[in-house]
Molecule: transfer RNA
Organism: Anaerolineales bacterium
RNA sequence: CCCACUGUAGCUCAAUGGCAGAGCGAGUUACUGUUAAUAACUUGGUUGCGGGUUCGAAUCCCGUCGGUGGGG
Numbered sequence: 001c002c003c004a005c006u007g008u009a010g011c012u013c014a015a016u017g018g019c020a021g022a023g024c025g026a027g028u029u030a031c032u033g034u035u036a037a038u039a040a041c042u043u044g045g046u047u048g049c050g051g052g053u054u055c056g057a058a059u060c061c062c063g064u065c066g067g068u069g070g071g072g
Base pairs, nucleotide, nucleotide: 001071002070003069004068005067006066007065010024011023012022013021018055025043026042027041028040029039030038048064049063050062051061052060
């Protein structure tokens, strides 16, 4: 320098162009001799960044930055 994959909640990851979610974590309450476990509720986001297409974009297109792998 070239190619591919990847970037979404504190972490690990979903989401066929149509309400951004799950598990874990954190907090509160209940339960009890106490802790743990369990249950209920709550807490969570500029979907890396900047544009474009569209009635509508995490999703499609362009650019750009980071990460991983491959080629030279």